[in-house]
Molecule: small-subunit ribosomal RNA
Organism: uncultured bacterium
RNA sequence: GGAUGAACGCUAGCGGGAGGCUUAAUACAUGCAAGUCGAACGGUAACAGACUAAUUUCGGUUGGUGCUGACGAGUGGCGCACGGAUGAGUAACGCGUACACAACCUACCUUUAACAGGAGGAUAGCCCUGGGAAACUGGGAUUAAUACUCCAUAAUAUUAAUGAAUGGCAUCAUUUAUUGAUUAAAGUUCCGACGGUUAGAGAUGGGUGUGCGUUCCAUUAGGUAGUUGGUGAGGUAACGGCUCACCAAGCCGACGAUGGAUAGGGGGCGUGAGAGCGUGAACCCCCACACGGGUACUGAGACACGGACCCGACUCCUACGGGAGGCAGCAGUAAGGAAUAUUGGACAAUGGGCGAAAGCCUGAUCCAGCCAUCCCGCGUGCAGGAUGACGGCCCUAUGGGUUGUAAACUGCUUUUAGAAGGGAAGAAACCCUCACUUUUAAGUGGGGCUGACGGUACCUUCAGAAUAAGCACCGGCUAACUCCGUGCCAGCAGCCGCGGUAAUACGGAGGGUGCAAGCGUUAUCCGGAAUUAUUGGGUUUAAAGGGUGCGUAGGCGGCGAUAUAAGUCAGUGGUGAAAGGGUGCAGCUUAACUGUAGCAUUGCCUUUGAUAUUGUAUUGCUUGAAUUAGAUUGAGGUCGGCGGAAUGUGACAUGUAGCGGUGAAAUGCAUAGAUAUGUCAUAGAACACCAAAUGCGAAAGGCAGCUGGCUAGGUCUUAAUUGACGCUGAGGCACGAAAGCGUGGGGAGCGAACAGGAUUAGAUACCCUGGUAGUCCACGCCCUAAACGAUGCUUACUCGACGUAUGUUUUUCGGAAUGUGCGUCCAAGGGAAACCGUUAAGUAAGCCACCUGGGGAGUACGUCGGCAACGAUGAAACUCAAAGGAAUUGACGGGGGUCCGCACAAGCGGUGGAGCAUGUGGUUUAAUUCGAUGAUACGCGAGGAACCUUACCUAGGCUCGAACGCUACUAGCUGUAUGCCGAAAGGUGUAUUUCCUUCGGGACUGGUAGUGAGGUGCUGCAUGGUUGUCGUCAGCUCGUGCCGUGAGGUGUUGGGUUAAGUCCCGCAACGAGCGCAACCCCUAUUGUUAGUUGCCAGCAAGUAAUGUUGGGGACUCUAGCAAGACUGCCUUCGUAAGGAGUGAGGAAGGUGGGGACGACGUCAAAUCAUCAUGGCCUUUAUGCCUAGGGCGACACACGUGCUACAAUGGUAGAUACAGAGGGUAGCGAAGCCGCGAGGUGGAGCCAAUCCCAGAAAGUCUAUCCCAGUUCGGAUUGGAGUCUGCAACUCGACUCCAUGAAGGUGGAAUCGCUAGUAAUCGCGCAUCAGCCAUGGCGCGGUGAAUACGUUCCCGGACCUUGUACACACCGCCCGUCAAGCCAUGGAAGCUGGGGGUGCCUGAAGAUGGUGACUUAACGGGGAGCUAUCUAAGGUAAAACUGGUAACUGGGGC
Repeated sequence: GGAUGAACGCUAGCGGGAGGCUUAAUACAUGCAAGUCGAACGGUAACAGACUAAUUUCGGUUGGUGCUGACGAGUGGCGCACGGAUGAGUAACGCGUACACAACCUACCUUUAACAGGAGGAUAGCCCUGGGAAACUGGGAUUAAUACUCCAUAAUAUUAAUGAAUGGCAUCAUUUAUUGAUUAAAGUUCCGACGGUUAGAGAUGGGUGUGCGUUCCAUUAGGUAGUUGGUGAGGUAACGGCUCACCAAGCCGACGAUGGAUAGGGGGCGUGAGAGCGUGAACCCCCACACGGGUACUGAGACACGGACCCGACUCCUACGGGAGGCAGCAGUAAGGAAUAUUGGACAAUGGGCGAAAGCCUGAUCCAGCCAUCCCGCGUGCAGGAUGACGGCCCUAUGGGUUGUAAACUGCUUUUAGAAGGGAAGAAACCCUCACUUUUAAGUGGGGCUGACGGUACCUUCAGAAUAAGCACCGGCUAACUCCGUGCCAGCAGCCGCGGUAAUACGGAGGGUGCAAGCGUUAUCCGGAAUUAUUGGGUUUAAAGGGUGCGUAGGCGGCGAUAUAAGUCAGUGGUGAAAGGGUGCAGCUUAACUGUAGCAUUGCCUUUGAUAUUGUAUUGCUUGAAUUAGAUUGAGGUCGGCGGAAUGUGACAUGUAGCGGUGAAAUGCAUAGAUAUGUCAUAGAACACCAAAUGCGAAAGGCAGCUGGCUAGGUCUUAAUUGACGCUGAGGCACGAAAGCGUGGGGAGCGAACAGGAUUAGAUACCCUGGUAGUCCACGCCCUAAACGAUGCUUACUCGACGUAUGUUUUUCGGAAUGUGCGUCCAAGGGAAACCGUUAAGUAAGCCACCUGGGGAGUACGUCGGCAACGAUGAAACUCAAAGGAAUUGACGGGGGUCCGCACAAGCGGUGGAGCAUGUGGUUUAAUUCGAUGAUACGCGAGGAACCUUACCUAGGCUCGAACGCUACUAGCUGUAUGCCGAAAGGUGUAUUUCCUUCGGGACUGGUAGUGAGGUGCUGCAUGGUUGUCGUCAGCUCGUGCCGUGAGGUGUUGGGUUAAGUCCCGCAACGAGCGCAACCCCUAUUGUUAGUUGCCAGCAAGUAAUGUUGGGGACUCUAGCAAGACUGCCUUCGUAAGGAGUGAGGAAGGUGGGGACGACGUCAAAUCAUCAUGGCCUUUAUGCCUAGGGCGACACACGUGCUACAAUGGUAGAUACAGAGGGUAGCGAAGCCGCGAGGUGGAGCCAAUCCCAGAAAGUCUAUCCCAGUUCGGAUUGGAGUCUGCAACUCGACUCCAUGAAGGUGGAAUCGCUAGUAAUCGCGCAUCAGCCAUGGCGCGGUGAAUACGUUCCCGGACCUUGUACACACCGCCCGUCAAGCCAUGGAAGCUGGGGGUGCCUGAAGAUGGUGACUUAACGGGGAGCUAUCUAAGGUAAAACUGGUAACUGGGGC
């Protein structure tokens, strides 16, 4: 996608055609579904007529007569075996197809021939009379027939015998002749006819047999006693073990018997390109069945759906004694179920039964009713209509988009529905009637009669857009997108998967898409699926080659000739039902539907031919195969003999303290003398070197000292011989490493188990010391391995190169050629790739084995094998959406290689211990605001929390609001002074009153109204921007080309070199970009220019003194411009790049030292509280104002620091030398006061000018003398200074007093490679002040060490493995615990079908006997009896289910 006898959900206008219990072959109330014939018969219950009698209310009523039409019940004939329903059973000659019957039957029908004479006794009905509730039934009398019986006649019938002819298919068949025997009939009658009997033929229908085809299971492998056959008999329509007696021992089966499961079969139907696969509703054919089972009767036909008998179950009636019943016919009911209709009309048509016919019967049939169940058709309007209306929805929102020409409005049409009117075809026969003809009981023609459907189809008219649209979907597959709500919730889902606050995936809406009186969902089938592969697949690694050979059946098979014609091919004939399907034409307005014609029906059978090919038969050939001969080769097999080395053990000797073992040890051995050394003896096992890409084997397993016996091959060479003898190989047989098992030996070494010692958190291991089975031998089992080349065997073909083992030929002795093996690398080709590649995984052929998603599981059950261990065969339920292969890029590795970094090492100084400062956690609190949290948070945001800041808490207030705009109106505020309430904010008063002006007004401010508020509220996982880190690590990429199916690779790898992907060389790459480096700034040197506020050598002046002054540009310095450094030069190494030299020169030497500068990216890293911003939340509060408090709390824990613990020091005195900064709301000098913080003072300075400003360590002198000190300074008391509205919570500083811990700091850990560490002070930002010991800068003094890259940490490149990709902080295994699910075992319990033995045994059948009986005696026949039999009972087994305490594993 298509389909359905469908069902369910939502929806629904009409018509036509079809279809409609798929489930309980469950049970059925009620009605109907098979009768008919009076022209077979006796007759007359009912009806009608006639006649007649009685009676009469004159309408009739009652009775009689079968007289007539007719006809209940009955005898008889025909039918009831058809038609209709159903699919339980059946795996079968049941069905399909094609044949056969020389082994058969066939009522009614057609046709041919012949015949129908005579006789007889019954019986139902009716009548009489019994029994019974009923159903029904007994007795008596009498009667008819086309009912029944007997006799006659009779053959082309039947039968017996004897001949003949012809033919065939084995038994034989057909025809014919003769003789003998046996067997028939029915009448009715309107005189037309219809019937009867026998025989033949036909037609129709059946019966029987056979070939071929017809589901699954081999975890069903053996089955069968009437079984297989024969002889004889019986039986049948007929053959036959169909049945019986006897005889024989057969018959079926791997080409699947037997058993089990399932199932009606076919034409067809659905799908598919086809081959197929699935299916068997409706329609047609066949079969089977009729409550379950059995049985026969009647009949032409039945073992009989609406017949009979019996058994059983069930239901009903009953007077309890007995009876009745069978919808799987049509309707209908109950039940079951997701689910399937009316207790309708008519025999008008078609067909059937009976009948001479009229006719009767017919739930067959034809019609109607119900149901969108399916198929088909029609409609729900058409045209115009923009201001693109209103409304809805969306957006970037004074507007736009969309719904949408859609609507309104104008014009038009009228199918359908509605109303009114008309109105069929289907009907022609039979029959009646008329006429004609003559194939004279037939035909033809005319007229008449007959319609359930139905006043239906159809036609005409009328009015009016009027009566008529839904369903599903919109993440991808798959056509169709936005908003809102929800927030891993609710829910969706066919697969992948959506949903955790911006959901095109949930729910709603708007819009859209698809189909449309339907649309979706579910179920099932086919397709796609080449995903069972015949067409048309595979097996090295994805699932899959048997462990290996020999070989049976089977399959396949070399080169010629002849014959044949089975396969094959071509033609012919028959059949292949109809319907269906396809094509043409035709009929309903069209279509669906229907009719008709021809085709097709791929099949089977028959027959004629062809003979290449396959087969068969015969006959040849030599190339396949084999044999012989001659060489040659090897760890081939098997059985013996022999050998040396090593090891163990024993004896003796020498000799002394250890040996042994390991990463290190210990157990162990040893003074009772080990180990070691020497000699001798002995035991078992294995065979060093040779030895290899080696060799051998029929193959696999496998085979190694030397030698002998026996034995089997391979290869080569040249001939000879046989003449296709070949290949493969299901079953079968044999072999089959190691371990293991049995019996008996053997036992040196090794060594499961076991013991001890170590290791370890543990160590039932790895290591060590011992050590049993075993390993070895003989015999017998086992039968499995990653039994691997993960590659079955055979044959042929398809470029080459190299090596090697072993033959042969040749040689110029170098080699070359040609076989057979073992290997390596490649072409073509193949392959998903890796790879394979004459030893194929290439190209072909033959045969075998095996595979079909993962798990469950090589498990369970069953069976076979085995002593056992175990092996072989080998499922299912359930569960998942993957499992898997090859390759790619990363990441990772207690993988490898190379390299780097204060990474380690070598050093110096710290932290961790103390006190204090500061940050964090925790705790506490009304609040201790918030953020930052491994490295990459923690003296971080904060470069300055007393108020403010401030975001937190408490309390008091405000609501267009604390700020800034705009519009309109209004007021004149503002400022100044001042009162009251209040903690303040704020509230409320009094007095006075502004600036500009073109005089309109404007500025500014308040109020009112409107409009934009505000938020340090949430989300850094919605974001921008900024930042940290890897990391100043050397990387990250692109274009074009090339390689690869592709991911991707190459370039970027390799060899060197570098700090560097820096450079060089090479190279299927060539170039380029972002990074590196350089360009920028500071610093180190010099030159030059310029000299003020800087400098002062020389000259001059002056001072107590000072560049103070005149001057000067030399110097320092300042700050512009230049120069300089580039491995440039030399030596040396190197191809080059480049390296080295304590080279030269130089202030500086190999990026001179610092800074700024941070590639692609990573960490959903940090920040919504700098700022900006989407969304959400809030609006008399989460906003705003104010006061006070808090951010400063304190049992604790951590980080970062400061000060110390002292003598390289402290204290006191004296004294020397910086750089870089800052300064007007500022720095503030001198002087004076104060012990001091500071006060006073105010010069100078907008700064190379003045000030901060005294640098300190250092140096010199003195003192202290190792102590909790003259170290250390915390803490506390007192007194003060300064800033500031204000130092209580909570500032800094000063002075006096006090004088804590601390004596160099455990595990651990941090920084630093030179002007660095260490140490010393100075300045600045913020700032009223300051909690600064912090941060950022500045200079002074100024070291030590680096052997080196094994290790720790981090990083880079190459390579390797990977089951990782959230990427090792990954993935993942098993037990245990809890829950759920299916399943195996299981004492036991309980079913089912089938078989067997025995017992009983109905109806019935067959046999025997036979009371009795007739009109019939060669007849019938109750009863009794024998056998068989449905069913029942019983017994022991087998098979197969359910359930189950307990138990085993499995899945989620």